[in-house]
Context: one part of a larger RNA
Molecule: small-subunit ribosomal RNA, 5' domain
Organism: uncultured bacterium
């Protein structure tokens, strides 16, 4: 010097950072993924409307149609993001170049084209029936942007011909032959009710961007008191798998591979950018921020989807904890708070979704413990402050004395000013920009038209933090300083106690009657809302 500290003693305030390093132990409660009604049936609602009745003539009753709006259910999307943890891992995990002639990509963009026409079922809901629950089973109904053929389409697949071009398996582009193969509609305007159009979607085929899969060289760790290790082992032929290359699997076929340039074992550890130190070189560290990898009660396995083998999805084994009618069920904080336990040690079961980002959605908007924020700790850094002038009778009072004085000490006290901070009042932001609704105006562009869409302006409206930050008054020196040392190293010294005791102490090393070293006082000294100890690291 420095820390994610921790502990004595003191503690006023503000900014900004940081905050289980240990038990990847166990978890009470809430909360952390939804969305969409402009895919769809259906249910419930019921402004308004219509008929029709009483009669109190403007009200009640019946029955029909019915707009907004709510959703349990089918549909899509999204739940592989964001969030948390370092258990494993010495690995192609990561870091850093390069390759895939061996490769996939919803959502986005661009360019092309297209979007015919059937069919059959199921949830919801109805009955009926089991179950203690969880939930199941069986009959009937009905829709769809669910599901399934059919038509039509090639620039997709394989094959093959011609050209080019490559270090190679082979690539490109250009013709032909074959095979396989699509789609869904939903508002909205207008309509002469046939339709026409707009926006959003669907399908297909190229290509882009974004994210991602492999594969290769280099590089970072400690024991040789680990020296031999290995049968899918190393290679080859052929299939099979994958999105794709590979012993990645499997057949056969050969006997290879690796290793003192440290194989294999063991231990130890999540990599980096970085952070600390140091004049560098080096050394040591991997929190918080920031990319990547793995994990998600322990062990597996796959479904599904563009992506997972998936933290808050499923199935199976285990281990725990719960519920139970003893037949069977339910669970997953390493998510944000929060509890228990372990520990030297680590924070509220708060506000809001205003921003900023995400996910649905046409859109209003939902959701978002991501995130703004506030809350609690002097844990760390930074600033500010506990006052300012003046004031000698050098005051009392402490201590010390050679008894004359020194000293604390301009220190207090008296005055004198000023209000940082602090109290009270008062006024009061910036963070808001979108989107969004109404109005005006232009523009472009499709149709027979319009409406919707795009740009400007104008108005409306929107802040959790917070009546906070900053700013005015106005009152009062009133509330706000302590810790460590003082023999040398190391700034800073007397006195009195004690007498090898009773103590110190990092290292020398003080203490046995004059102790600057031990306890106490005064008095300097060093820092300062902190100061010392204690631990790691250079």
């Nucleotide at each position: 010097g420095a820390c994610g500290a921790a502990u004595g003693c003191u503690g006023g305030c503000g900014g900004c950072g940081u905050g289980c390093c240990u038990a990847a132990u166990a978890c009470a409660u809430g909360c952390a993924a939804g969305u969409c009604g402009a895919a769809c049936g259906a249910a419930c609602g019921g402004a308004g409307g219509a008929a029709g009745a009483g009669c109190u003539u403007g009200c009640u009753c019946u029955u029909c149609c019915a707009a907004a709006g709510u959703u349990a259910g089918u549909g899509g999307c999204g739940g592989a993001c964001g969030g948390g943890u370092g258990a494993g891992u010495a690995a192609c995990a990561c870091g850093u170049g390069g390759g895939c002639a061996a490769c996939c990509u919803g959502c986005c963009u661009g360019u092309a084209a297209g979007u015919u026409g059937g069919g059959g079922a199921u949830a919801a809901c109805u009955c009926c029936g089991g179950g203690a629950a969880a939930c199941c089973g069986g009959g009937g109904c009905u829709a769809a942007u669910a599901c399934c053929g059919a038509a039509u389409g090639a620039u997709a697949a394989a094959g093959u011909g011609u050209g080019g071009c490559g270090c190679a398996u082979g690539c490109c582009a250009c013709g032909c032959u074959u095979u396989u193969g699509a789609a869904a509609g939903a508002u909205g305007g207008u309509u002469u009710c046939g339709g026409c159009u707009a926006u959003c979607g669907c399908u297909u085929a190229c290509a882009g961007a974004u994210g991602g899969g492999c594969c290769c060289g280099c590089g970072g760790u400690g024991c040789a008191c680990u020296a031999g290790c290995u049968a899918g082992u190393u290679g080859g032929u052929a299939g099979g798998g994958u999105a794709a290359u590979g012993g990645c699997c499997u057949a056969c076929c050969a006997a290879g591979g690796c290793a003192a340039c440290g194989a294999u074992g063991c231990a130890u550890a999540g990599c980096c950018g970085a952070c600390c130190u140091g004049a560098g070189a080096g050394g040591g560290u991997g929190a918080u921020c920031g990319g990547c990898c793995a994990c998600a009660c322990u062990g597996g396995g796959a479904c599904u989807g563009a992506g997972a083998c998936a933290c808050g999805g499923c199935c199976c084994a285990g281990a725990c904890u719960c519920c139970a009618a003893c037949g069977g069920g339910a669970g997953g904080c390493a998510g944000c708070a929060g509890u228990a336990g372990g520990g030297a040690a680590u924070c509220u079961u708060c506000c809001g979704c205003a921003a900023u980002g995400g996910a649905c959605g046409a859109a209003a908007g939902u959701c978002u413990g991501a995130c703004g924020g506030a809350g609690c700790a002097a844990c760390g850094c930074c600033g500010c402050g506990c006052g300012u002038a003046u004031g000698a009778a050098g005051a009392a009072g402490g201590u010390u004395u050679u008894c004359g004085g020194a000293u604390c000490g301009u220190a207090a006290a008296g005055c004198u000013c000023u209000g940082u901070u602090g109290u009270u009042a008062g006024a009061g932001a910036a963070g808001a920009a979108c989107g969004u609704u109404g109005g005006u105006a232009g523009g472009a562009g499709u149709g027979g038209a319009a409406a919707a869409u795009c740009u400007a302006c104008c108005a409306a409206g929107u802040g959790a933090c917070g009546g906070u930050a900053a700013c005015u008054a106005a009152c009062c020196a009133g509330a706000a300083a302590g810790g460590g040392a003082c023999g040398g190293c190391u700034a800073a010294c007397u006195a009195c106690g004690u007498g090898c005791c009773a103590g110190c102490a990092g290292c020398c090393g003080c203490g046995g009657u004059a102790a600057u070293a031990c306890g106490u006082a005064g008095g300097u000294c060093c820092c300062g809302a902190g100061c010392g100890u204690u631990g790691u690291c250079c």